[in-house]
Molecule: FMN riboswitch aptamer (RFN element)
Organism: Peptococcaceae bacterium
RNA sequence: AAAUGCCUUCGGGGAUGGGUGUAAUUCCCUACCGGCGGUAUGGCCCGGUGUUCCGGGCCGAGCCCGCGAGCCCGCAAGGGUUGACCCGGUGAGAGGCCGGGGCCGACAGUUGCAGAGCCCGUUUUAGGUCGUGGCUCUUAAAGUCUGGAUGGGAGAAGGUUUGA
Numbered sequence: 001a002a003a004u005g006c007c008u009u010c011g012g013g014g015a016u017g018g019g020u021g022u023a024a025u026u027c028c029c030u031a032c033c034g035g036c037g038g039u040a041u042g043g044c045c046c047g048g049u050g051u052u053c054c055g056g057g058c059c060g061a062g063c064c065c066g067c068g069a070g071c072c073c074g075c076a077a078g079g080g081u082u083g084a085c086c087c088g089g090u091g092a093g094a095g096g097c098c099g100g101g102g103c104c105g106a107c108a109g110u111u112g113c114a115g116a117g118c119c120c121g122u123u124u125u126a127g128g129u130c131g132u133g134g135c136u137c138u139u140a141a142a143g144u145c146u147g148g149a150u151g152g153g154a155g156a157a158g159g160u161u162u163g164a
Base pairs, nucleotide, nucleotide: 005160006159007158008157009156010155015030017029018028019027031144032143033105034104035067036066037065038064042059043058044057045056046055047054048053062103063102070081071080072079073078085101086100087099088098089097107147108146109145114138115137116136117135118134119133120131121130123128
């Protein structure tokens, strides 16, 4: 110094566009967004060096690998489940770089001054009328709205202890 223990802080983004319609950030057109770790032929910076070379640092994937959140099982540890990429180019090597064209995004909720049915209240002998009344159907589907969530967490940064 590292490892180890403890502590602190941080740790998710995005339509006030247009159309249809009674009603839509949910449908159609268009737009916008992309947690965390790893991986790199690229980019930037620094040093050595005359140079094409060597070394170091930083950045670099929504759809590659894994993790986290969500959902299910479990007392718990944990387990299960969990979306999406092709073509060309360069190159020793590319699902990542360059060019082009595509695709994906948990769970729950969510439309009117209209019509119909039921319920409640008022008035009435009753029926009927009345009520910004309640519920259901006609009837509208969410990555961006609302909610669980001022939550949780993969992890990141820093401090401190021990300490060769």